[in-house]
Model confidence (mean pLDDT): 80 of 100. Predicted 3D model of RNase P RNA and transfer RNA as a complex of 410 nucleotides.

C1' cells in the first nucleotide's frame, strides 16, 4: 500500500445580545410576588418497556401444589435473559464469525407424494430359485424434509455388518480436566426428526408499582346489594385482623401545596491481585430537577456544513435509530530494505 | 408516566392442540321485472402491519419493529 476481522472514542465549536428553569446571597412587598447578582442546565441511545435489581405499599410474603422464567461448563455481579474465559459443531486461506441442555423417561405430531413414516415395520418397479402359484433378499430405481450408518473390498443362487479394513455415532472400562468435555483401548455391529409441542432433569421465581407510598388544606350527600367471616391479587394448608368490619356497584366532591426527588451498585487517577469479566486500597471531583412540564431565538466567525433524537423515582444491561469523523489491535496479499 | 389489548377481502369478524386462507355485508356479470329493489345462479377480489428465525412446512410458535384502542391520581 491493497482488501479484510475486532474493539474503543467524539456526536459541530467560539463570541454577542435577548429570554426559560433550579439553587445561593442581597433587595422589595404584611404576605404570596417581584427584581438585581452569581452559578448549574438533557444523551449515546434521554426511545422500545424486553430483563435485572434498589425504593415503597400490600396488617409478613412460612410451606406444598400449580403457574412463570432461564438453560453446554466455570467464574463475576447487587442481581440478569447482561459480561468475562474454556468446550463442542459449522462456515473462511486466515484474523474472526455464528449457533448452543436432554429424543434408549413417557406421550402427541410428521399433510400431499409414496408399497411402507417409526415398529426395529415393510416391498412398487427390480434380484436370485421355481414351468408355475410361491419363496428368499433389500444392493439399484421411484415417492418424500426424512425409508434399517458411510466408502472400499472379499462373500453368495441373489443378496445383506454377513465378514474384514477405514471413518462417523453408541456402551463399557482407563486417564486428564472443578466442569462442559477431550484421549486410549475394548465391544455388539447402529436404537429418524420435532422439546421457539407436551415433558424432563437443575437452578431461579409473592404481588404491584413513583399516578407506588405519606404529610397539609379545601371540598361533599348519600344510596343499593353482598359477606357473617375478612386479608394474604391462582389454589390448599398455615399465618395475621376483627367483633362492626369489610366487598362490589350506583351517585356526589376535589383536580391545589410539600416530601418521596436526587451523593448514587457515581464518575477520573494511581498501585496491587485475576487471562478477563471484575475486586481491593489510597487519591482527586461535584454533575439537570420541571408538574401546561425548562436548554430556546437572533446575529457573527470557523469547519469536514452538523444524523438519530428531548430527562420526568433511580441505577445495571439488551435491543431498535443514527449524518459523519478519530484512535488502538490483529489477519491475508503484494512491494521494498 | 405505567399498566393492558388488538391489527386477517372495500366494511365488520371466524380461524381449539401447525398441513385447504374462510364467513356475512358490500362488489362485477347473467337471469327475472316495462324499469328498479328484493330474489335465483355464477364470479373477482388476501400473502394474514412489516423484518428476522424454529421447523419439511408458520396467519398459527419465538424474537425485534410499526400503527390504533382501553385503563390507571
Nucleotide at each position: 500500500g491493497a482488501a479484510g476481522g475486532g474493539g474503543g472514542g467524539c456526536g459541530g465549536c467560539g463570541g454577542a445580545u435577548c429570554g426559560c428553569u433550579g439553587c445561593a446571597u442581597c433587595c422589595u412587598u404584611u404576605a404570596a410576588u417581584g427584581g438585581a447578582u452569581g452559578u448549574g442546565g438533557a444523551g449515546g441511545a434521554a426511545a422500545g418497556u424486553c430483563c435485572g435489581g434498589a425504593c415503597u405499599c400490600c396488617g409478613u410474603a412460612g410451606g406444598g401444589c400449580a403457574g412463570g422464567g432461564u438453560g453446554c461448563c466455570g467464574g463475576g455481579u447487587a442481581a440478569c435473559a447482561c459480561c468475562c474465559g474454556g468446550g463442542u459443531g459449522g462456515a473462511g486461506u486466515g484474523a474472526u464469525c455464528c449457533a448452543u441442555g436432554g429424543a434408549u423417561a413417557g406421550c402427541g405430531c410428521c399433510a400431499u407424494a409414496g408399497a411402507g413414516a417409526c415398529g426395529g415395520a415393510g416391498a412398487c418397479c427390480g434380484c436370485c430359485a421355481u414351468a408355475g402359484a410361491u419363496g428368499g433378499c433389500a444392493a439399484g430405481g421411484g415417492u418424500g424434509g426424512a425409508a434399517a450408518g458411510g466408502u472400499g473390498a472379499g462373500g453368495c443362487a441373489a443378496g445383506a455388518g454377513c465378514u474384514c479394513a477405514c471413518c462417523a455415532g453408541c456402551a463399557u472400562c482407563g486417564g486428564a480436566g472443578c466442569a462442559a468435555u477431550c484421549c486410549g483401548a475394548u465391544g455388539g455391529c447402529u436404537u429418524g426428526g420435532u422439546a421457539a409441542g407436551c415433558c424432563c432433569c437443575a437452578c431461579c421465581u409473592g404481588g404491584a408499582g413513583c399516578a407506588a407510598g405519606g404529610g397539609c388544606a379545601a371540598g361533599c350527600a348519600g344510596g343499593a346489594g353482598c359477606u357473617u367471616g375478612g386479608g394474604u391479587g391462582g389454589c390448599c394448608c398455615g399465618c395475621c385482623c376483627g367483633a362492626a368490619a369489610g366487598c362490589u356497584c350506583c351517585g356526589g366532591g376535589u383536580a391545589g401545596c410539600c416530601c418521596g426527588c436526587a451523593u448514587g451498585a457515581g464518575g477520573g487517577g494511581u498501585g496491587c491481585g485475576g487471562u478477563a469479566a471484575c475486586g481491593c486500597a489510597c487519591u482527586c471531583c461535584g454533575u439537570a430537577g420541571a408538574u401546561u412540564g425548562a436548554u430556546g431565538a437572533u446575529c457573527c466567525g470557523c469547519c469536514c456544513c452538523g444524523a438519530c433524537a428531548g430527562a420526568a423515582u433511580c441505577c445495571g444491561g439488551c435491543u431498535u435509530a443514527u449524518a459523519g469523523c478519530c484512535c488502538c489491535c490483529c489477519u491475508u496479499c503484494g512491494u521494498u530494505u | 408516566c405505567g399498566g393492558g389489548g388488538a391489527g386477517u377481502a372495500g366494511c365488520g369478524c371466524a380461524g381449539g392442540u401447525g398441513g385447504g386462507a374462510g364467513c356475512g355485508c358490500g362488489c362485477c356479470u347473467g337471469c327475472c321485472u316495462u324499469g328498479g329493489g328484493a330474489g335465483c345462479a355464477g364470479g373477482a377480489g388476501g400473502c394474514c402491519g412489516g423484518a428476522g428465525g424454529u421447523u419439511c412446512a408458520a396467519g398459527u410458535c419465538c424474537u425485534c419493529u410499526c400503527u390504533c384502542c382501553c385503563c390507571g391520581a